The RNA shown here (c-di-AMP riboswitch aptamer (ydaO/yuaA leader)) has 140 nucleotides and comes from Nitrospira japonica.
Rfam family: c-di-AMP riboswitch aptamer (ydaO/yuaA leader). From the family's description: This family represents a conserved RNA structure found upstream of the ydaO and yuaA genes in Bacillus subtilis and related genes in other bacteria.
Its mean pLDDT, the model's own confidence on a scale to 100, is 80.
The sequence was found by an Rfam model in a public genome assembly.
NCBI's taxonomy places the organism under Bacteria, Nitrospirota, Nitrospirales, Nitrospiraceae, Nitrospira.
RNA sequence: GUCAUAUAGCAGCCUAAAUCCAUUUAAAGAAUGGAUGCGGGGGAACCAAAUUUUGGGGCGUAUUUACCUGACUACCGGUAAUAGGGAACUUCCAGUCCCGAGCCCGUCAGCUAACCCCGUAGGCAUUUGGAAGGGCAUUG
Numbered sequence: 001g002u003c004a005u006a007u008a009g010c011a012g013c014c015u016a017a018a019u020c021c022a023u024u025u026a027a028a029g030a031a032u033g034g035a036u037g038c039g040g041g042g043g044a045a046c047c048a049a050a051u052u053u054u055g056g057g058g059c060g061u062a063u064u065u066a067c068c069u070g071a072c073u074a075c076c077g078g079u080a081a082u083a084g085g086g087a088a089c090u091u092c093c094a095g096u097c098c099c100g101a102g103c104c105c106g107u108c109a110g111c112u113a114a115c116c117c118c119g120u121a122g123g124c125a126u127u128u129g130g131a132a133g134g135g136c137a138u139u140g
Base pairs, nucleotide, nucleotide: 005140006139009136010135012124013123014122018036019035020034021033022032023031037120038119039118040117041116042115047110055108056105057104058103059102064081065080066079067078068077084099085098086097087096089133090132091131092130093129094128
């Protein structure tokens, strides 16, 4: 150094939302700028589609129903469901719990190579059981 085995310790979650560099600062943090990574939008040909106030479209899991309320066919609010989504290393099985929102563009956008543009916020606290397979670390 490599391989195998043992120990049965450690690992935060949702999300694209992280890392590095520089400036500023006594330092840290924050702010600003740049880059990388990740994510999103616009945008030919070909193809597809024609249906544009019943406007249309985008991000996102967050779509679709029934009933109640109500100033009556709406909106708001409430209840019960539902497409779909999340739960602590990953996958499968079983079980349990939770979400099922909100925002944006502004009359306009199908797909879409080149090319162009934008974001990189925020909010939280998990240990259910079984099987299989990994990562890091310590010791032998």